This is a predicted structure of a 72-nucleotide RNA (transfer RNA) from a Thermoprotei archaeon. NCBI's taxonomy places the organism under Archaea, Thermoproteati, Thermoproteota, Thermoprotei. Its mean pLDDT, the model's own confidence on a scale to 100, is 82.
[in-house]
RNA sequence: GCCGCCUUAGCUUAGUGGUAAAGCGCCCGGCUGUGGACCGGGAGAUCCCCCGUUCGAAUCGGGGAGGCGGCC
Numbered sequence: 001g002c003c004g005c006c007u008u009a010g011c012u013u014a015g016u017g018g019u020a021a022a023g024c025g026c027c028c029g030g031c032u033g034u035g036g037a038c039c040g041g042g043a044g045a046u047c048c049c050c051c052g053u054u055c056g057a058a059u060c061g062g063g064g065a066g067g068c069g070g071c072c
Stems, first nucleotide, its partner, number of pairs: 001071007010024004018055001026042005048064005
C1' cells in the first nucleotide's frame, strides 16, 4: 500500500427496512436466623461518527475512526 471481517446496555450476544431483545451483572421486594440459590418487579444502549437513499435506517449506499486477520 491492497483485500476481508468486526463495532448494539457494565459484559457476552440477538435483531438484516416498521422505531431495539435476551443471558449475566446492577437496584428494589419476597423467601431465609444471615448470605447464597430460587421467585417477582425495575433501571440501563441518540445501535462507533458524518453525509445520503427512503414515508420510515441498528439494518441499504458513500466517506471517516478504531480493532482483528490476510497479501505484497